This is a predicted structure of a 139-nucleotide RNA (FMN riboswitch aptamer (RFN element)). The model forms 100% of the base pairs in the Rfam consensus. It was read from a public genome assembly, where an Rfam model found it.
RNA sequence: GGAUGUCUUCAGGGCAGGGUGAAAAUCCCGAUCGGCGGUACAGUCCGCAAGCGGAGCAAUCCGCAGACCCGGUGCAAUUCCGGGACCGACAGUGACGCGCCGGAGUACCGGCGCCAAGUCUGGAUGGAAGAAGACGUGC
Numbered sequence: 001g002g003a004u005g006u007c008u009u010c011a012g013g014g015c016a017g018g019g020u021g022a023a024a025a026u027c028c029c030g031a032u033c034g035g036c037g038g039u040a041c042a043g044u045c046c047g048c049a050a051g052c053g054g055a056g057c058a059a060u061c062c063g064c065a066g067a068c069c070c071g072g073u074g075c076a077a078u079u080c081c082g083g084g085a086c087c088g089a090c091a092g093u094g095a096c097g098c099g100c101c102g103g104a105g106u107a108c109c110g111g112c113g114c115c116a117a118g119u120c121u122g123g124a125u126g127g128a129a130g131a132a133g134a135c136g137u138g139c
Stems, first nucleotide, its partner, number of pairs: 001139001003137008017029003031119002033088002035048004043086002051064005068084005090122003097114007
């Protein structure tokens, strides 16, 4: 140095300010965030993890799930530089919106359902892609 076994530690960030209103970190303006491996340095390329659904006694397997262009430099960059865009699991929560029902009767009140947050709350003091280290085995 590469291979392998056991163990330990670590392993996700974010609505300031304003508008409306009885009430919004969920609507509107605006602000702001970016897991892991690969590759010319990547939220948008390729692959993976978390999440959701299904099968199985289990190990595990199958499926679903988002987004980028232009110019410049260069041997090489959807990764760098300049400019302009775009995206974000599941459950809960709504002053929006939609539908239905009842009352009232000129458009208002009540009830139910649907929809609904990347940033709030929760599963999660969890798990994990992986990263680093300790000790051992053998080449």

Its Rfam family is "FMN riboswitch aptamer (RFN element)". Gene Ontology term of the family: FMN binding.